Predicted 3D model of a 349-nucleotide part of an RNA (small-subunit ribosomal RNA, central domain) from Zoogloea sp. 1C4.

Context: one part of a larger RNA
RNA sequence: CUGGGUGUAAAGGGAGCGUAGACGGCGUGGCAAGUCUGAUGUGAAAGGCAUGGGCUCAACCUCUGGACUGCAUUGGAAACUGUCAGACUUGAGUGCCGGAGAGGUAAGCGGAAUUCCUAGUGUAGCGGUGAAAUGCGUAGAUAUUAGGAGGAACACCAGUGGCGAAGGCGGCUUUCUGGACGAUGACUGACGCUGAGGCUCGAAAGCGUGGGGAGCAAACAGGAUUAGAUACCCUGGUAGUCCACGCCGUAAACGAUGAAUACUAGGUGUAGGGGUUGUCAUGACCUCUGUGCCGCCGCUAACGCAUUAAGUAUUCCGCCUGGGGAGUACGGUCGCAAGAUUAAAACUC
Numbered sequence: 001c002u003g004g005g006u007g008u009a010a011a012g013g014g015a016g017c018g019u020a021g022a023c024g025g026c027g028u029g030g031c032a033a034g035u036c037u038g039a040u041g042u043g044a045a046a047g048g049c050a051u052g053g054g055c056u057c058a059a060c061c062u063c064u065g066g067a068c069u070g071c072a073u074u075g076g077a078a079a080c081u082g083u084c085a086g087a088c089u090u091g092a093g094u095g096c097c098g099g100a101g102a103g104g105u106a107a108g109c110g111g112a113a114u115u116c117c118u119a120g121u122g123u124a125g126c127g128g129u130g131a132a133a134u135g136c137g138u139a140g141a142u143a144u145u146a147g148g149a150g151g152a153a154c155a156c157c158a159g160u161g162g163c164g165a166a167g168g169c170g171g172c173u174u175u176c177u178g179g180a181c182g183a184u185g186a187c188u189g190a191c192g193c194u195g196a197g198g199c200u201c202g203a204a205a206g207c208g209u210g211g212g213g214a215g216c217a218a219a220c221a222g223g224a225u226u227a228g229a230u231a232c233c234c235u236g237g238u239a240g241u242c243c244a245c246g247c248c249g250u251a252a253a254c255g256a257u258g259a260a261u262a263c264u265a266g267g268u269g270u271a272g273g274g275g276u277u278g279u280c281a282u283g284a285c286c287u288c289u290g291u292g293c294c295g296c297c298g299c300u301a302a303c304g305c306a307u308u309a310a311g312u313a314u315u316c317c318g319c320c321u322g323g324g325g326a327g328u329a330c331g332g333u334c335g336c337a338a339g340a341u342u343a344a345a346a347c348u349c
Base pairs, nucleotide, nucleotide: 004320005319006318007303008302012317014201015200016199017198021194023192025088028085029084030083031082033081034080035077036076037075038074039073040072041071042070049065050064052062053061054060091191092188093187094186095184097182098181103177104176106174107173108172109171110154115149116148117147118146119145120144121143125136126135162169163168206247207246208245209244210243211242215241216240220236221235222234223233258316259315260314261313262312263311266294267293268292269291270290271289272288273287274286275285276284277283298305299304322349323348324347331342332341333340334339
């Protein structure tokens, strides 16, 4: 390479946008590059293959045939691919109307709670645990009442509910703003799908500069436990957690399941729309889009998946190829660093 795979055995890129490329709806006409077909030339001989022949046979030698699947020139065909022209509306997109949403962004506001400060009441304990102790407290704690400060997070609603490409998003109001959905069928007329490189986004931790710091809390200190206890438990506690700007670019970044399209029994919830009908007060039926559960056919090593496929097919991309060595070394690229990314071999089983 061929072939086979990629939910859990090795293997889906963390996610999107998109370049080259690959692939691509339905009619009509032209061309004839691919494609098919006829003819001519060439495709040396030997070798190989087939039927014969000659050495007693065979090896060996040899005649004839066919083959050499190719290339070039030329005549034709036009279904398919391609290309050119022109047309269509189902794919895709736009417009008008409508409702839903923790989608994003910035500003402002609110209440509960923790902590701290001040003042009042009040007195000997509080706190903590399996039990304790460290710790706090007669310099008046804990408890309780009033006032104040500050930071962070938003109980109930809350829901296998919603939104977002993923990461993710949850108090309220406002600013700016993205997307999806339904309905209509007015407009464009294949404008599509995928996407190597590339660009952008990307939890937490971490890094830089400057703020902020209530609670929590790596490190650290002390108290316990224990044979020991660099832990689990307790009392403290610094980075950090928060904000602004700039880096980092990784996660069990998971549905461990790439994207797109079409087709293939049903049943039952739920969210957002629309339609028909009705005893218009609950409903009933149909339909589109999402999100769950159950379940045929089929698939699967099994578990299970099953119109949200892991089924049946097509297109494109990423990735895998025994375990260890190793996601390491070296080199390159990126980064302030931490490190990230790309990525072997010897050796060994």
Its Rfam family is "Bacterial small subunit ribosomal RNA". The source organism's lineage runs through Bacteria, Pseudomonadota, Rhodocyclales, Zoogloeaceae and Zoogloea. Its mean pLDDT, the model's own confidence on a scale to 100, is 88.